[in-house]
RNA sequence: GCUCCCGUAGUUCAAUGGACAGAACUGCGCACUCCUAACGCGCCGAUGCAGGUUCGAUUCCUGCCGGGAGCA
Numbered sequence: 001g002c003u004c005c006c007g008u009a010g011u012u013c014a015a016u017g018g019a020c021a022g023a024a025c026u027g028c029g030c031a032c033u034c035c036u037a038a039c040g041c042g043c044c045g046a047u048g049c050a051g052g053u054u055c056g057a058u059u060c061c062u063g064c065c066g067g068g069a070g071c072a
Base pairs, nucleotide, nucleotide: 001071002070003069004068005067006066007065010025011024012023013022018055027043028042029041030040048064049063050062051061052060
């Protein structure tokens, strides 16, 4: 330099055009307990950035940023 893949919650992953973006773990609160842990209930929390297409974009297109793989 060329080609391809990925970027979603603090972490690991879903959702591949549709209605409030969902789960697990973590965190916080409540309950339980002599106390702690575990278990139970509840809460907080996210689409890398900027454009485009569309009635509607996490999803499709373009550019940029970041990470990874292959070729040279």
The RNA shown here (transfer RNA) has 72 nucleotides and comes from a Minisyncoccota bacterium. Its mean pLDDT, the model's own confidence on a scale to 100, is 81. Rfam family: tRNA. Rfam describes the family as follows. Transfer RNA (tRNA) molecules are approximately 80 nucleotides in length. It is annotated as a transfer RNA. The organism belongs to Minisyncoccota, within Bacteria. RNAcentral holds the sequence, with entries from ENA.